Description
Predicted 3D model of a 76-nucleotide RNA (transfer RNA) from a Pseudomonadota bacterium. The coordinates come from a structure-prediction model, not an experiment, and the mean pLDDT is 81.
RNA sequence: UCCCCGAUAGCUCAGCAGGCAGAGCGAGUGGCUGUUAACCACUAAGUCGUAGGUUCGAAUCCUACUCGGGGAGCCA
Repeated sequence: UCCCCGAUAGCUCAGCAGGCAGAGCGAGUGGCUGUUAACCACUAAGUCGUAGGUUCGAAUCCUACUCGGGGAGCCA
């Protein structure tokens, strides 16, 4: 320098043939229990990496960039 993959809740990830942003774990509150744990119910938590573009509408499509991982090249 080039190519590929990834970036979404505190963590691990799904959602990517454009149409309400989700699951599990974790956290909080309540229930249950003699207490804790377990179990049950509910709640909070997101500028979907950044900036543009297309579109009535973008996590999703296009462009550039940033960060992480992998591969190729790196000399006469």
It matches the Rfam family "tRNA". It is annotated as a transfer RNA. The source organism's lineage runs through Bacteria, Pseudomonadati and Pseudomonadota.